A computed fold for a 350-nucleotide part of an RNA from an uncultured prokaryote, annotated as small-subunit ribosomal RNA, central domain. It matches the Rfam family "Bacterial small subunit ribosomal RNA".
Context: one part of a larger RNA
RNA sequence: CGGGGCGUAAAGCGCGCGUAGGUGGUUAGGUAAGUUGGAUGUGAAAGCCCCGGGCUUAACCUGGGAACUGCAUUCGAUACUGGCAGACUAGAGUGUGGUAGAGGGAAGCGGAAUUCCAGGUGUAGCGGUGAAAUGCGUAGAUAUCUGGAGGAACAUCAGUGGCGAAGGCGGCUUCCUGGACUAACACUGACACUGAGGUGCGAAAGCGUGGGUAGCAAACAGGAUUAGAUACCCUGGUAGUCCACGCCGUAACCGAUGAGAACUAGCCGUGGGGAAGAUUAAACUUCUUGGUGGCGCAGCUAACGCGAUAAGUUCACCGCCUGGGGAGUACGGCCGCAAGGUUAAAACUC
Numbered sequence: 001c002g003g004g005g006c007g008u009a010a011a012g013c014g015c016g017c018g019u020a021g022g023u024g025g026u027u028a029g030g031u032a033a034g035u036u037g038g039a040u041g042u043g044a045a046a047g048c049c050c051c052g053g054g055c056u057u058a059a060c061c062u063g064g065g066a067a068c069u070g071c072a073u074u075c076g077a078u079a080c081u082g083g084c085a086g087a088c089u090a091g092a093g094u095g096u097g098g099u100a101g102a103g104g105g106a107a108g109c110g111g112a113a114u115u116c117c118a119g120g121u122g123u124a125g126c127g128g129u130g131a132a133a134u135g136c137g138u139a140g141a142u143a144u145c146u147g148g149a150g151g152a153a154c155a156u157c158a159g160u161g162g163c164g165a166a167g168g169c170g171g172c173u174u175c176c177u178g179g180a181c182u183a184a185c186a187c188u189g190a191c192a193c194u195g196a197g198g199u200g201c202g203a204a205a206g207c208g209u210g211g212g213u214a215g216c217a218a219a220c221a222g223g224a225u226u227a228g229a230u231a232c233c234c235u236g237g238u239a240g241u242c243c244a245c246g247c248c249g250u251a252a253c254c255g256a257u258g259a260g261a262a263c264u265a266g267c268c269g270u271g272g273g274g275a276a277g278a279u280u281a282a283a284c285u286u287c288u289u290g291g292u293g294g295c296g297c298a299g300c301u302a303a304c305g306c307g308a309u310a311a312g313u314u315c316a317c318c319g320c321c322u323g324g325g326g327a328g329u330a331c332g333g334c335c336g337c338a339a340g341g342u343u344a345a346a347a348c349u350c
Base pairs, nucleotide, nucleotide: 003322004321005320006319007304008303012318014201015200016199017198021194022193023192025088026087027086029084031082033081034080035077036076037075038074039073040072041071042070049065050064051063052062053061054060091191092188093187094186095185096183097182098181099180103177104176105175106174107173108172109171110154115149116148117147118146119145120144121143125136126135162169163168206247207246208245209244210243211242215241216240220236221235222234223233258317260315261314262313263312266295267294268293269292270291272289273288274287275286276285277284299306300305323350324349325348332343333342334341335340
């Protein structure tokens, strides 16, 4: 390279948008580049292959044929692909009316709780643990009541419920804003799919500047435990956690399952929409559509399992894998304030 693969054995980029490229619906026409048939020329000889001949045979030599899968020119074919110029509406999109939603951003507001402060009542303990001690408390703690301050998070509702491309999103109200679904029509007329590079988003931790700091809490200190205890337990406690702006760009970023399309038994839940039936209405039944779950046939799978939300049967595109260690390391490049990230070997060894 080929071949075979990528849920768990090595292997799906964390996720979008999108350039080049690859691929691309139905239909009539014309073209004839790909495709395909014929002819002509060429494709040296030797060699290989086949049939003969010559050395006693073979090797070897020699005659003829075939082959030389190719290239060029020319004459045809037109199903498919391409390019050309038309048409269509089943893909895709737009318009109109609705629906659900923790989708995103900003501002304002609310109550419970913890802590702290002030005051009242009140007195000797509180706290903590396996048991204790450190700690707090007669300078009046804990408990309890009233008032206040401040920060962070939003119990119940809450649900294999919802929304989002992923990361993720949960008190309430308002403003701005993205997407989805749905019904019936109208419109555009292939405008599509994927996507190397590129570009944007991307939990937590971490970094820079400036704020903020109630609780929690790396580091740190003390008390215990222990042979020791740089831990687990306890008392404290700083970064941090929060906000604004700017970086970082990682993760078991997981469904360990790339995105798109088509096809392939059923059954049961659940949330959004629509239609019909019955009904005063709600509740209900049936059908349908796009989500989200549980089983399960065929099929697939090494097995586990998957099974219309496929890991089944197919198509086109991208990414990735190719024994273990060395190593996601070194060197170099690029990026970063740094931490480091990304790209990514080899010797050697089993």